[in-house]
RNA sequence: GGAGUCGGCUGAGCAGCCGCUGGCCGAGCGCCAGAGGAAAGUCCGGGCUCCUUGGGCAGGGUGCCAGGUAAUGCCUGGGAGGCGCGAGCCUACGGAAAGUGCCACAGAAAAUAUACCGCCGACAUCGUCUCGGUAAGGGUGAAAUGGUGCGGUAAGAGCGCACCGCGCCACUGGUAACAGCGGCGGCACGGCAAACCCCACCUGGAGCAAGACCGAAUAGAGGAGCGUUCGAGUGCGCCCAGACGAGCUCCCGGGUAGGUCGCUAGAGACCUGUGGUGACACAGGCCCCAGAUGAAUGGUUGCUCUCGACAGAACCCGGCUUAUAGGCCGACUCCCGAC
RNA sequence: GGGGCUGUAGCUCAGUUGGGAGAGCGCCGCGUUCGCAAUGCGGAGGUCAGGGGUUCGACCCCCCUCAGCUCCACCA
Numbered sequence: 001g002g003a004g005u006c007g008g009c010u011g012a013g014c015a016g017c018c019g020c021u022g023g024c025c026g027a028g029c030g031c032c033a034g035a036g037g038a039a040a041g042u043c044c045g046g047g048c049u050c051c052u053u054g055g056g057c058a059g060g061g062u063g064c065c066a067g068g069u070a071a072u073g074c075c076u077g078g079g080a081g082g083c084g085c086g087a088g089c090c091u092a093c094g095g096a097a098a099g100u101g102c103c104a105c106a107g108a109a110a111a112u113a114u115a116c117c118g119c120c121g122a123c124a125u126c127g128u129c130u131c132g133g134u135a136a137g138g139g140u141g142a143a144a145u146g147g148u149g150c151g152g153u154a155a156g157a158g159c160g161c162a163c164c165g166c167g168c169c170a171c172u173g174g175u176a177a178c179a180g181c182g183g184c185g186g187c188a189c190g191g192c193a194a195a196c197c198c199c200a201c202c203u204g205g206a207g208c209a210a211g212a213c214c215g216a217a218u219a220g221a222g223g224a225g226c227g228u229u230c231g232a233g234u235g236c237g238c239c240c241a242g243a244c245g246a247g248c249u250c251c252c253g254g255g256u257a258g259g260u261c262g263c264u265a266g267a268g269a270c271c272u273g274u275g276g277u278g279a280c281a282c283a284g285g286c287c288c289c290a291g292a293u294g295a296a297u298g299g300u301u302g303c304u305c306u307c308g309a310c311a312g313a314a315c316c317c318g319g320c321u322u323a324u325a326g327g328c329c330g331a332c333u334c335c336c337g338a339c
Numbered sequence: 340g341g342g343g344c345u346g347u348a349g350c351u352c353a354g355u356u357g358g359g360a361g362a363g364c365g366c367c368g369c370g371u372u373c374g375c376a377a378u379g380c381g382g383a384g385g386u387c388a389g390g391g392g393u394u395c396g397a398c399c400c401c402c403c404u405c406a407g408c409u410c411c412a413c414c415a
Stems, first nucleotide, its partner, number of pairs: 001335010012304007020034005025028001036310001040321002043319005048207004053241005059203005064078005079093001080091004094198002099196002101192003116138002118134005123127001146164006165187001166185004171180003211261004220252001222251005233244002254414003268287001270285006305308001340411007349364004358395001366382005388404005
């Protein structure tokens, strides 16, 4: 100098004037505060609120191991496999000897097996068309019945042996996943579980238009179904038990479109220290940081710059995912050159 | 704000143990008719909303994104 990997930050700035929403009082043309890293998608996990009680099934989710956390499908660390020269990155990564199912076309054969070409052998029969052996070679396919080598054989073959792979057992290290090492077994029979399923673990349902209170107005003698001890209904599917229990569901109509609470001080932010590889935890200090309900966060003037992306709260948090112009910082890797 | 559903030809819709992308109407051409309609024959027309993954193979299974539709207030 070039190429790259990982992590973090920022998201035009300053001033004047005029507005909008909320709060405070000393009540004034007063003071203070006023969108995001994703406020988004609503994909997970919780808080909160309501729904009579308990149990089972069904359903749903997760899926190497350990830890963190309020919890998680998130995060951290580790293992295994894969990619990269490397820094590093990626992984829905339990089970296919529990069972069922599928594997189109091609191919002999797609999973109880089997033989098209080939190779080898046999013959009272010599066959383009017989019988037998073989699976080393060819061919098909996404995938072909452990791989390489030596021996062996008529030709071959785990048929035998060595190494590698695989399975089982023991030992060592590790909390564990797993790794190392030794012995045994000639292989005990492909792939798909983001097919059904099995195993382990987790899981009640609904959602702030939840829910509570105040106020206003109006018309339920309308229709259908189910039910009142033969029991509807009381939480979304089914079942069981207990309790309550006289109404329940749908259709057709009527009225109101007001206010208050929930509504923001919280698993809160920042700084320092300690423990831990880390996620994180603990202790101390310090701070208060939007709460609207037709729904605020804007307009204008002047100056400056690199001329400005994605986009805007609506009960609240922790994550993930997706969108994002440009700029800045840190750590590390590889290549080239010079000293 | 919070739930649910859908997306396949111009339109309306099918599409199951994952292997061929289809039907009806419409459109185009030819025949029939003096001409038109109806009818007969033939034909064109598809990023299966978009992207990624699993699989040998995806409209179908899984994930992300986009678009559209629909329901949810209170009182008696």
Two RNAs folded together computationally: RNase P RNA and transfer RNA, 415 nucleotides in total. It holds a member of the Rfam family "Bacterial RNase P class A". Its family is annotated with ribonuclease P activity, tRNA processing and dimeric ribonuclease P complex in the Gene Ontology. The prediction has a mean pLDDT of 83.